[in-house]
Context: one part of a larger RNA
RNA sequence: CUGGGCGUAAAGCGCAUGCAGGCGGUUUAAUAAGUUAGAAGUGAAAUCCUACAGCUCAACUGUAGAACUGCUUCUAAAACUGUUAAACUAGAGUCUGGGAGGGGAAGAUGGAAUUAGUAGUGUAGGGGUAAAAUCCGUAGAGAUUACUAGGAAUACCAAAAGCGAAGGCGAUCUUCUGGAACAGUACUGACGCUGAGAUGCGAAAGCGUGGGGAGCAAACAGGAUUAGAUACCCUGGUAGUCCACGCAGUAAACGAUGAAUGUUAGUCGUUGGUGUCCUAGAGACAUCAGUGAUGCAGUUAACACAUUAAACAUUCCGCCUGGGGAGUACGGUCGCAAGAUUAAAACUC
Numbered sequence: 001c002u003g004g005g006c007g008u009a010a011a012g013c014g015c016a017u018g019c020a021g022g023c024g025g026u027u028u029a030a031u032a033a034g035u036u037a038g039a040a041g042u043g044a045a046a047u048c049c050u051a052c053a054g055c056u057c058a059a060c061u062g063u064a065g066a067a068c069u070g071c072u073u074c075u076a077a078a079a080c081u082g083u084u085a086a087a088c089u090a091g092a093g094u095c096u097g098g099g100a101g102g103g104g105a106a107g108a109u110g111g112a113a114u115u116a117g118u119a120g121u122g123u124a125g126g127g128g129u130a131a132a133a134u135c136c137g138u139a140g141a142g143a144u145u146a147c148u149a150g151g152a153a154u155a156c157c158a159a160a161a162g163c164g165a166a167g168g169c170g171a172u173c174u175u176c177u178g179g180a181a182c183a184g185u186a187c188u189g190a191c192g193c194u195g196a197g198a199u200g201c202g203a204a205a206g207c208g209u210g211g212g213g214a215g216c217a218a219a220c221a222g223g224a225u226u227a228g229a230u231a232c233c234c235u236g237g238u239a240g241u242c243c244a245c246g247c248a249g250u251a252a253a254c255g256a257u258g259a260a261u262g263u264u265a266g267u268c269g270u271u272g273g274u275g276u277c278c279u280a281g282a283g284a285c286a287u288c289a290g291u292g293a294u295g296c297a298g299u300u301a302a303c304a305c306a307u308u309a310a311a312c313a314u315u316c317c318g319c320c321u322g323g324g325g326a327g328u329a330c331g332g333u334c335g336c337a338a339g340a341u342u343a344a345a346a347c348u349c
Stems, first nucleotide, its partner, number of pairs: 004320003007303002012317001014201004021194003025088007033081002035077008049065006091191001092188003095184003103177007110154001115149007125136002162169002206247006215241002220236004258316006266294012278281001298305002322349003331342004
C1' cells in the first nucleotide's frame, strides 16, 4: 500500500465559521469529455506462455503461434456522470404571526449570611477535636441588641426540566442583541452537505498592567497524630479566587460516541408550539420539534446500543496500526514566561 477499524481493547480534532477540494434533488432538450461497442494503425528484438524441433537428456538453443491487458485515430450508442440551455419545488433560505427560554453584553437595584468596626447590656470563659493543644479573652472576649463598612455568592423555586456550537449559563429590573421550535405556505428556485490549510470561540489553573480583597485558601508558620508525618485533623495565613484590559489555548474539553441526509416495531414520562373533539376540564386525542425511561428487529467480544443507534445505507473530514522508550529528544512555529503545537530514533520486551 491493500485490507480492517475508531462507546469501554490503539484510534472522533474541545467546539464552530469557512476558501480550495470532494460529493450533490426532480424534469426536458442538446453535446459527446468520462463511459460502452466495433474497426484501423502502433505496441522493436529478447524475455514470459503454448506447440514442435536441435545438441545422447536437461539446462540451453531454434522455428511458429499466442500474448504484450497500453496508446493514437475513425465510426457508432446516449442509459449513467460531466458540460450547456430551459423549467420545477419535496432540500436550503426569505417573509408574516403569536409564543418559550439560567443564550450573550452593559447598567441599576435588593434581601439572607459571613467578616470587621463603633456603641450598649453583661461576666468568665470562648474556640477546636476522636481526645487535645497551638489560638482568642478581665487591656472585658464569646453571647446578645443597634448602627456602620466592604467584598463575594445569589437559599427556596430546582426538575430524567430549560437555553447555548462547545466551553458554559441560575436574585430582581431596564436597555441592546444572537439563535432555535411551531403555524401560515406568500416569495427565491438547488442557492445544498462536508471541509485540508485558515480564522474565531474556548472551564480551571497560570502570566502581564492597574484596581479590589469579606469568606475560602496552594505556599508558608504553629499545634496535634506518628517509629517518622515535609500528610490526613486543628489554629492562623500569602498568592489566588473578584473587576477591567491583554496573553495563554489546555482538561476524564466525556455521550470517552465527528458532521450531514434517508430508511427501519412499540410502550410510558416530560418541555415548547399547533390542530381536532367533546361530557368544556387541572380534559382527551393527534401532530411537529426537543429531552428522558423501557424495549423489538438488527448490531456487538461482551457490557450494552436500539427512530437522540453503537441498526441499514450514502457523502465528506479527522484519526489508529504491539508494550516501553515517548506525547519525550532534536528542529520548526507560537508564547513575557510557564509552556503549547508539530513529532522521531537508538535501545529493550

This is a predicted structure of a 349-nucleotide part of an RNA (small-subunit ribosomal RNA, central domain) from an uncultured bacterium. The RNAcentral record of the full RNA draws on Greengenes.